This is a predicted structure of a 73-nucleotide RNA (transfer RNA) from a Candidatus Micrarchaeota archaeon. Rfam family: tRNA. Rfam's curators write: Transfer RNA (tRNA) molecules are approximately 80 nucleotides in length.
RNA sequence: GGGGCGUUAGUCUAGUCUGGUAGGAUUCGUGCUUUGGGAGCAUGUGACGGGGGUUCAAAUCCUCCACGCCCCA
Numbered sequence: 001g002g003g004g005c006g007u008u009a010g011u012c013u014a015g016u017c018u019g020g021u022a023g024g025a026u027u028c029g030u031g032c033u034u035u036g037g038g039a040g041c042a043u044g045u046g047a048c049g050g051g052g053g054u055u056c057a058a059a060u061c062c063u064c065c066a067c068g069c070c071c072c073a
Base pairs, nucleotide, nucleotide: 001072002071003070004069005068006067007066010026011025012024013023020056028044029043030042031041032040049065050064051063052062053061
């Protein structure tokens, strides 16, 4: 220098192909339960790496950039 894959909550992860309410687990807050703790149950908070474009509508499509991994030279 060329190519491929990946980036979603504090952590792990689904959704991207085929655009249409961002889902699950865990952590954390509150309540119930318990003598207390743990476990369990209920409820709440919390996320699409950054810029631009297309579209009524973008995590999803296009493009550039950043970071990580792999291959080629």